[in-house]
Context: one part of a larger RNA
Molecule: small-subunit ribosomal RNA, 5' domain
Organism: uncultured Fimbriimonadaceae bacterium
RNA sequence: GGACGAACGCUGGCGGCGUGCCUAAUACAUGCAAGUCGAACGAGGGAGCAAUCCCUAGUGGCGAACGGCGGAGUAAUACAUAAACAACGUGCCCCGAAGACCGGGAUAGCGGACCGAAAGGUCCAGUAAUACCGGAUGUGGCCGCUUUGAGACAUCUCAGAGCGAUUAAACGGUUUUUCGCUUCGGGAGCGGUUUAUGACCUAUCAGCUUGUUGGCGGGGUAACGGCCCACCAAGGCGACGACGGGUAGGGGGUCUGAGAGGAUGAUCCCCCCGAGUGGGACUGAGACACGGCCCAUACACCUACGGGUGGCAGCAGUUGGGAAUCUUGCACAAUGGGGGAAACCCUGAUGCAGCGACGCCGCGUGGAGGAUGACGGAUCUAGGUCUGUAAACUCCUUUUUCAUGGAAAGACUUAGGACGGUACCAUGAGAAUAAGGACCGGCUAACUACGUGCCAGCAGCCGCGGUAAGACGUAGGGUCCAAGCGUUGUCC
Numbered sequence: 001g002g003a004c005g006a007a008c009g010c011u012g013g014c015g016g017c018g019u020g021c022c023u024a025a026u027a028c029a030u031g032c033a034a035g036u037c038g039a040a041c042g043a044g045g046g047a048g049c050a051a052u053c054c055c056u057a058g059u060g061g062c063g064a065a066c067g068g069c070g071g072a073g074u075a076a077u078a079c080a081u082a083a084a085c086a087a088c089g090u091g092c093c094c095c096g097a098a099g100a101c102c103g104g105g106a107u108a109g110c111g112g113a114c115c116g117a118a119a120g121g122u123c124c125a126g127u128a129a130u131a132c133c134g135g136a137u138g139u140g141g142c143c144g145c146u147u148u149g150a151g152a153c154a155u156c157u158c159a160g161a162g163c164g165a166u167u168a169a170a171c172g173g174u175u176u177u178u179c180g181c182u183u184c185g186g187g188a189g190c191g192g193u194u195u196a197u198g199a200c201c202u203a204u205c206a207g208c209u210u211g212u213u214g215g216c217g218g219g220g221u222a223a224c225g226g227c228c229c230a231c232c233a234a235g236g237c238g239a240c241g242a243c244g245g246g247u248a249g250g251g252g253g254u255c256u257g258a259g260a261g262g263a264u265g266a267u268c269c270c271c272c273c274g275a276g277u278g279g280g281a282c283u284g285a286g287a288c289a290c291g292g293c294c295c296a297u298a299c300a301c302c303u304a305c306g307g308g309u310g311g312c313a314g315c316a317g318u319u320g321g322g323a324a325u326c327u328u329g330c331a332c333a334a335u336g337g338g339g340g341a342a343a344c345c346c347u348g349a350u351g352c353a354g355c356g357a358c359g360c361c362g363c364g365u366g367g368a369g370g371a372u373g374a375c376g377g378a379u380c381u382a383g384g385u386c387u388g389u390a391a392a393c394u395c396c397u398u399u400u401u402c403a404u405g406g407a408a409a410g411a412c413u414u415a416g417g418a419c420g421g422u423a424c425c426a427u428g429a430g431a432a433u434a435a436g437g438a439c440c441g442g443c444u445a446a447c448u449a450c451g452u453g454c455c456a457g458c459a460g461c462c463g464c465g466g467u468a469a470g471a472c473g474u475a476g477g478g479u480c481c482a483a484g485c486g487u488u489g490u491c492c
Base pairs, nucleotide, nucleotide: 001492002491003490004489006488007487008486009485010484013363014362015361016360017359018358019356020355021321027318028317030316031315032314035062036061037060040059041058043056044055045054046053047052069274070273071272079198080197081196082195083194084193085192088191089190090189093187094186095185096184097183098182099181101135102134103133104132111124112123113122114121115120140167141166143164144163145162146161147160148159149158150157151156172179173178200246201245202244207237208236209235212234213233214232215231217229218228219227249271250270251269252268253264254263255262256261276297277296278295279294280293299310300309301308302307327353329352330351331350335349336347337346338345339344366396367395368394369393376387377386378385379384401429402428403427404426405425406424410419436481437480438479439478440477441462442461443460447476448475449474450473451472457464458463
C1' cells in the first nucleotide's frame, strides 16, 4: 500500500447493486416450511323436483431420497484430475417388439358394544378397488443341456439354432381427445464400484498388523472384493515416514503479489458429511431417511400418577454466549419443483419488500458576480498580516427535497403483477432539506499563540514534557480524506 462476512469511537443527505451469528452442532414459546389425485375405490355429508354438482375422514397411487439448512465429524469409505467396469443398478422420460384370459378371499372407513385423563386401543357384524391372492397363455426374460460361429484382457464375453423347467398383467378410469397396466430390448439422465496421481503439522510418535496379507470353497450384495464365514499358508505395511498424536470438510475460487509464491475456503457453483447423542433396520427404483419408524440415553413438557409427547444445523422469531450479525413482512405475478387428463392445489424453494454507511459504485449539500478587502476572531515589531471572494449584497439554476397529476415493461397467452401507484414522466414551490473526521517534531502534506512545568499528559518507531514546548491541553490558522473519517484485529 491492498484486502475484510469485520468490530469500536465521532459523524451521517439520497439512490442502485450486493451483503449480514465468524462465538454455543447451546436450548427453544408461537406460526408457517410437502403435499396432491373424486378421471383408482366404496362410504358419509351438503345443494337441487330431478339430471347432476360440491365437500371430505379412510383404502389406494405418485411424491415426500428433490428443494432448504449447517460444517460437528472426516487426513481418506472424502475431494480434485485422468482412466476402468468382460464385476453393476435405474421410478418418472424417449424409441422399438409383444400382450392384457378365467377366477377368488379379505380389509380400513362406516355401524354396534366397550376400555382410557389423554395419547390411543379392543371385540362383533358387514363392504369396494388400478389394494391382495390362485390358475392360464409365453413374443420374450431367466436357468440347465446339446450345437454353430465370432471376439478378446485371466476368470470369459457376444450372436444364432434345438430341447426341457420356470416366470406377467388392471374385460381398469374418462368418454371428446385419450390416460393408464404387464414382459422384453435399446437410449438419455442419474447413481454404485475400482485404479493411478495430487493435497496440513508433528520423529520429544519407529516400528505397526491376526480378518491381519494371500489362497481354496461357500454365504451375502445390484455388483467385484476378508464384505462375512470354515479351512490352508505366513504373509502385508514402514525413514520415498507406516503406526500414533494434533488440526481440518475438499474443490472451482477469493485476497495479495510483476511473477514465482504466500494466505484463505463468507456469499455463488460442484462434491462429501450431519440432523439432540449413540445404534438399527423397514418401506421403496432410490434412504439406513432433517420436518418417517424402533431401541437406548441426556434434556424438556403434559398427566386423573396408570401413562404419554417432543427434536428450528428449514423461514421468521426467543433465550444464552459474544466486540458483533436483520422482519414472528408480501406473493405464488415470474423462474423452478410435487401431484393432477385438466381446471387447479401446495411450495418460508424462489421473486420481492423491511432493517443495518457492512461493502462497492454514483449523486448532492449550489452556480456566477461581489473589496471600503466590512464586522467579529487570531496574531503583531501596533504600521500591519491572516481568516478572505469567504460573508453580506445582486443575478441565476433546481440535481436533490417537498407538493400535485400521470404512469409502465416484466405476461409467452384471452384473462391474470406480490413488487407498486414503485421505477419513470410532467407541472409547481423554494438556496431552499443536507459536513464531518483525523492529523500538523522527523518518517509524512500541514505553524503560531496561550496554559502547564519530568506534573498533567502524548506515543506506530525515534522520542516529547524539569518556565520561552511547532511533539501535552485549548484556540486561531493549515493539511489530507470526505458521507464518511480514524482506531483495533487478521492476511499478503